This is a predicted structure of a 73-nucleotide RNA (transfer RNA) from a Clostridia bacterium. The source organism's lineage runs through Bacteria, Bacillati, Bacillota and Clostridia. Rfam family: tRNA. By type it is a transfer RNA. The sequence was found in a public genome assembly.
[in-house]
């Protein structure tokens, strides 16, 4: 140094061709139980690593950076 790959909710990870951003578990109330737990039902919670840029529109595409993880020299 020079190439790949990853960054989305509090954790883990989908998100097909660009069209209003999801799941599990955790959290919150409520039902049930004598009382935890389990269960059941309702909710709340992410402008998507940072800037820019194409576009009517960007998580997705182009540049440019920032952490991490591999390969290579």
């Nucleotide at each position: 140094g020079a190439u790949u790959c990853a960054u989305u909710a509090g954790c883990u990870c989908a998100g097909u061709u660009g069209g209003u951003a999801g799941a599990g578990c955790a959290c919150u109330u409520g039902a049930c139980u004598u009382u935890u737990a389990a269960u059941c039902a309702a909710g709340g919670g992410g402008u998507c690593c940072g800037g820019g840029g194409u576009u009517c529109g960007a998580g997705c595409c182009c540049c440019c950076g920032a952490u991490g993880a591999a390969u290579c020299a």